[in-house]
RNA sequence: GCCUCCGUGGCUUAGCGGCAUAGCGCGGCAUUGGUAAUGCCGAGGUCCCGAGUUCGAUUCUCGGCGGAGGCU
Repeated sequence: GCCUCCGUGGCUUAGCGGCAUAGCGCGGCAUUGGUAAUGCCGAGGUCCCGAGUUCGAUUCUCGGCGGAGGCU
């Protein structure tokens, strides 16, 4: 230098045009003699950035930034 893939709450992630998900973690409640475990509820997300397409973009297209792998 070229090619491919990835970027979503604190962490790991699902979702691939219209509702942003789950697990762990965090807070509260229930249960217990008390913990743990379990169950229920809740808080927490400019969906990496910008532009374009569209009635509508986390999702499609282009550019940028960052990460991983491969080729030379």

Source information
A computed fold for a 72-nucleotide RNA from a Candidatus Woesearchaeota archaeon, annotated as transfer RNA. Its mean pLDDT, the model's own confidence on a scale to 100, is 82. Rfam family: tRNA. Rfam classes the family as a transfer RNA.